[in-house]
RNA sequence: UUCUUAUCAAGAGAGACUGAGGGACAGGCCCGAUGACGUUUCAGCAACCAGCCUAACGGCAAGGUGCUAAUUCCUGCAGGGAGAGCCCCCUGUAAGAUAAGAA
Numbered sequence: 001u002u003c004u005u006a007u008c009a010a011g012a013g014a015g016a017c018u019g020a021g022g023g024a025c026a027g028g029c030c031c032g033a034u035g036a037c038g039u040u041u042c043a044g045c046a047a048c049c050a051g052c053c054u055a056a057c058g059g060c061a062a063g064g065u066g067c068u069a070a071u072u073c074c075u076g077c078a079g080g081g082a083g084a085g086c087c088c089c090c091u092g093u094a095a096g097a098u099a100a101g102a103a
Stems, first nucleotide, its partner, number of pairs: 001103008013042005021031003025076004043068003048064002051060003072095001077092005
């Protein structure tokens, strides 16, 4: 990097450094010099893997990952429903993220 499977409505922020973009992409809408994003320290959330208990369901537990603005921020494709102008709702995909396994 690619493939497979699972999950994505819950949850969890302070300090220091730095200094202009950031929220994957596009459109929207937001965050940002009252300092975002990032790095780092500490703190926290979470049971995918590993571990322990259990006949099983499940439980314990933060070791390996992951995460700590907004539902994956919303919509992107297809279908359906309500309402009537713009808009709202639902379902399934796609894309993305994370984990585990494989090549």
This is a predicted structure of a 103-nucleotide RNA (SAM riboswitch aptamer (S box leader)) from Alkalicoccus halolimnae. Its mean pLDDT, the model's own confidence on a scale to 100, is 86. Lineage of the source: Bacteria > Bacillota > Bacilli > Bacillaceae > Alkalicoccus. RNAcentral holds the sequence, with entries from Rfam.